[in-house]
RNA sequence: CGCAUCAGCGGCGAUGGAAUCCGCCGCGGACCUUUGUCCGAAAACACCGCGACGCGGUUGAUGACUCCUAAAGCGUA
Numbered sequence: 001c002g003c004a005u006c007a008g009c010g011g012c013g014a015u016g017g018a019a020u021c022c023g024c025c026g027c028g029g030a031c032c033u034u035u036g037u038c039c040g041a042a043a044a045c046a047c048c049g050c051g052a053c054g055c056g057g058u059u060g061a062u063g064a065c066u067c068c069u070a071a072a073g074c075g076u077a
Base pairs, nucleotide, nucleotide: 009026010025011024012023013022016068017067018066020064021063027040028039029038030037031036046058047057048056049055050054
């Protein structure tokens, strides 16, 4: 100096929030407050049908699980 892996940290996983766990992306630029700030990239953006780049329809606040919140349905008071 380069590559790979592990740990830590940051971000993401079709509608809000949190714990725990899982998966994915972590490459550049500017600034100077440096395990700092800002910007861009990456990870991400469901399913079905048709006369198909447009139109119509369907499921879910989870990546998984538990809970809270919102909406909806049923029942009771």
The RNA shown here (Fluoride riboswitch aptamer (crcB RNA motif)) has 77 nucleotides and comes from a Bacillota bacterium. The model forms 100% of the base pairs in the Rfam consensus. It matches the Rfam family "Fluoride riboswitch aptamer (crcB RNA motif)". Its family is annotated with response to fluoride and positive regulation of gene expression in the Gene Ontology. The sequence was found by an Rfam model in a public genome assembly.